This is a predicted structure of a 176-nucleotide RNA (Lysine riboswitch aptamer) from a Sporomusaceae bacterium. The RNAcentral record of the sequence draws on Rfam. The source organism's lineage runs through Bacteria, Bacillati, Bacillota, Negativicutes and Sporomusaceae. Model confidence (mean pLDDT): 79 of 100.
RNA sequence: GCGUGGAGUAGAGGUGCGGGCAACAAUAGUACUUUCAGGGAGAGUGGUUCCAAUGAUCUGAAAGAAAAGGGUUGGCCGCCGAAGUAAUAAAAGCUACCAGGUUUUUAUUACUGGUCUUGCAUCGAAUAGGUGUUAGACUGUCACCAAGUUAAGUUUGGUGGAGUGCUAUCUCAUCU
Numbered sequence: 001g002c003g004u005g006g007a008g009u010a011g012a013g014g015u016g017c018g019g020g021c022a023a024c025a026a027u028a029g030u031a032c033u034u035u036c037a038g039g040g041a042g043a044g045u046g047g048u049u050c051c052a053a054u055g056a057u058c059u060g061a062a063a064g065a066a067a068a069g070g071g072u073u074g075g076c077c078g079c080c081g082a083a084g085u086a087a088u089a090a091a092a093g094c095u096a097c098c099a100g101g102u103u104u105u106u107a108u109u110a111c112u113g114g115u116c117u118u119g120c121a122u123c124g125a126a127u128a129g130g131u132g133u134u135a136g137a138c139u140g141u142c143a144c145c146a147a148g149u150u151a152a153g154u155u156u157g158g159u160g161g162a163g164u165g166c167u168a169u170c171u172c173a174u175c176u
Stems, first nucleotide, its partner, number of pairs: 001175001003174004008169004014080001016079004021074004032064007042051001045099004083112013113139005119133005141161008
């Protein structure tokens, strides 16, 4: 030494990411419960069980009447693989039980730098929003090229890569 490799520490990207609390809108006069009337045999994912002519599913009217997830606003907390998605495995919850389904948590593997917009698909009550993906735009970072400028730095433009990255600092080992 704008050398190499390993282990740390601290940072940056910005309409930045996530969590939980409070309020509000919407969900919704919906689900559901009760009564009356109609109706006449099964209903719920499959099976079992339970319920059911003392009337099932369903329809109409009246009365009562939610909640969860998601959203907006406010401030609080943790952060910069913040976090998200998919697959696999385990545990727990929901449904009367089993299967199935679904939710949450943990671990492993793989992918994604970030934000926004659009088409499609999916979740959702939703035109809100989330997720995945196609195509764009913007942006940060590094490398290369070109031009300008400068003592060095650095500015603009173009192309390309990915966060196991980048910058700074520190330590160990090693090379010259």